[in-house]
RNA sequence: GGGCUCGUAGCUCAGUGGGAGAGCGCUCGCCUCACACGCGAGAGGUCGCUGGUUCAAAACCAGCCGGGCCCA
Numbered sequence: 001g002g003g004c005u006c007g008u009a010g011c012u013c014a015g016u017g018g019g020a021g022a023g024c025g026c027u028c029g030c031c032u033c034a035c036a037c038g039c040g041a042g043a044g045g046u047c048g049c050u051g052g053u054u055c056a057a058a059a060c061c062a063g064c065c066g067g068g069c070c071c072a
Stems, first nucleotide, its partner, number of pairs: 001071007010024004018055001026042005048064005
């Protein structure tokens, strides 16, 4: 330098055009003498960045940034 792949909640990830979600973690409540387990509720996100396509973009396209793998 070139190619492929990934980037979504604190962590691990799902979501292939119209509702942003799950598990774990965190907070509160119930339960208990108390803790744990269990049950219920809640907080927490500029969906890596910029631009484009579209009535509408986390998703499609281009560039850039970062991680991983391969070639030279």
Molecule: transfer RNA
Organism: Nitriliruptorales bacterium